[in-house]
Model confidence (mean pLDDT): 90 of 100.
Small-subunit ribosomal RNA, central domain from a metagenome, 350 nucleotides, folded computationally.
Its Rfam family is "Bacterial small subunit ribosomal RNA". Its Rfam clan is "SSU clan".
Context: one part of a larger RNA
Parts: sequence; C1' cells; structure tokens
RNA sequence: CUGGGCGUAAAGGGUACGUAGGCGGCUUUUUAAGUCGGAUGUGAAAGCCCCGGGCUUAACCUGGGAACUGCAUUCGAUACUGGAAGGCUAGAAUUUGGCAGAGGCUGACGGAAUUCCUGGUGUAGCGGUGAAAUGCGUAGAUAUCAGGAGGAACAUCAGUGGCGAAGGCGGUCAGCUGGGCCAAAAUUGACGCUGAGGUACGAAAGCGUGGGGAGCAAACAGGAUUAGAUACCCUGGUAGUCCACGCCCUAAACGAUGAACACUAGUCGUCGGUUCCAUUUAAGGAAUUGGUGACGAAGCUAACGCGUUAAGUGUUCCGCCUGGGGAGUACGACCGCAAGGUUGAAACUC
Repeated sequence: CUGGGCGUAAAGGGUACGUAGGCGGCUUUUUAAGUCGGAUGUGAAAGCCCCGGGCUUAACCUGGGAACUGCAUUCGAUACUGGAAGGCUAGAAUUUGGCAGAGGCUGACGGAAUUCCUGGUGUAGCGGUGAAAUGCGUAGAUAUCAGGAGGAACAUCAGUGGCGAAGGCGGUCAGCUGGGCCAAAAUUGACGCUGAGGUACGAAAGCGUGGGGAGCAAACAGGAUUAGAUACCCUGGUAGUCCACGCCCUAAACGAUGAACACUAGUCGUCGGUUCCAUUUAAGGAAUUGGUGACGAAGCUAACGCGUUAAGUGUUCCGCCUGGGGAGUACGACCGCAAGGUUGAAACUC
C1' cells in the first nucleotide's frame, strides 16, 4: 500500500435508448486458457539472511547453505471462471382476452370571463391608494341592456388522485399513436443487467423567419413614497407570453437520493386489475397483484431522519467527490446566428 465516500457536510450525470466493454440462471458432456500441484532447465558473481573459518576483537576477508517469491518446458488435477457441443424453465420476451389513464400528435367544436367596437337607457363622476396623484369622463365615461370582433386560458369535477423516462401533461369530441397493469394458458429458450463514447428528448427565458396580439407584462414614461428611491405602491406600456418552422440545451432539471436484481416485522389510507364470500338493490368483507401515501420492528445514520417505494443487508455496471477563496474564471478545443454552452486549470491567498 491492498482507500474512504456521494439525502442535508465535497460528491448521482436533467432523462432515456443503445455501441464497445464489464457482469451474468439451472444442468450434462468435453476442453484445459485462467486456476492448483509435481518435475526439469534457468534465475551470473558480489550483496542481504543463516551456519562455520581467518586477522588479539570489530569493521573487513573467506567457505557452505538458504533465498532469488520470476520465466520457460513438461507431466498431472478439474471444484470454480472461460471456450465448444447439447438439454432445461424459475430470468427475459412473444401470443390471446380484458382494464384504467390530464401519455403523445393532428383536426374540429363549446361556454364563462377580460378587452375593444356599434346601438339603447342614463348622468357626473369613474378609477386607484395607507392616503393621494398621474389616468379616463359633459366630444357623455363608470354603471346597465342588446349585438358584434378577436386572442388567450379552460372555473366546478380535482383528490399526499391519474399518466409519462425525465422535462412535463387538465374544456369537449373525433382520428392516428406510445407505454403500463391484470388473468389464464401456450410459445421461444438466457434471447439478460449495466452502459465509456454516441444518439434522441429536454421547463422557463433567449435567438432567426413569417404570422398573431385579448389579458398580463421585463424595458420605458408618468404619478406617489422618500434625505434620496434608477425600487417596493399606482396609471400607462413595448419586446415577450400565443401559432408554424428552425436554433439554443440550461434550472433548487429536487426525492437535493443513478440503474437492475435478491433478501429482511407490521399497521392504516388511497388508485387500477383479478378471485372468493356476502347482498333484494346499494353499501360491504377477505385474499392476491401493480402503483401512490402516512406511521412504524429490526437495522442504518453525526444527527435530522430513512425504514419492502430503504438512506437496512448483499451482488453487478455506470457517473461523481478529495479543504475554502481564486473559479465554473483564464487559456485551448468543440458546439452556437448570437446570447452563450460543454470541457476546464494555475499563480496567489487563508
């Protein structure tokens, strides 16, 4: 030395698919590469170590042994790993029949509300605030009724409810389409897990071209407040927010918790299936299965807490961390129209 870690202390990649690679179920035969054993050769001498000898002793010199943990050849062993051939069904997948769902894309439609326009009624205010003012209004506003235009978002249902890999998804209907769950059989026969690179997706803001523009609203203007007020409050208001196509690729992209599998007390909700029991109907009860929550045995944890949806106990693979600042900066490279992104130091300093 053979590390220790990653919910909150530094540290899980934003998410998935998948290449190489790593790892991989039960069983038979075979092989003997890894692995284990024997033998032979070699592993120079000196030195180190052990036992002796010689200088009065020691250092020193000298004889013998051991060691040189290695390599090569050869003969064996065959449990495990690997290779080859065959078999199996518990992993995985397919077929059949059902089920739930804001999963995705496209199109059509609907009502409430805001704003604007036209007309009617009607008259002096409206609006706004802590209080005001800017603002709107006798060229007739606000209020109210009728009609019209247009854009965006879909109240109630709505739920620690559902779906999706994540980002995310919510009016209704139709079309196209992905995934999941359950039941019982059948089929294939390890076809699996992970995944460096890579590829795809990826909120909001932002960018390009062309549309659209009701409400909201960075910037901006005005009114207030204040010592000041480049703010908080008010009146306006442009990008933007919306659509199509193309970029950007980042977030407290969070469960701050990578993926897969196995094992390890329970109790109580809730959502989707299936089976059984009960029931006039309705409500119900039990079992099982897949989600989603609350609390908790053991165990873990620095504590908080986690606790079969693990942060428990194990295995496989990937990513990442290694004192604070400098700094996610500089330089270089790659990507981008740009904004910038990805990769990513050092001096110096505490």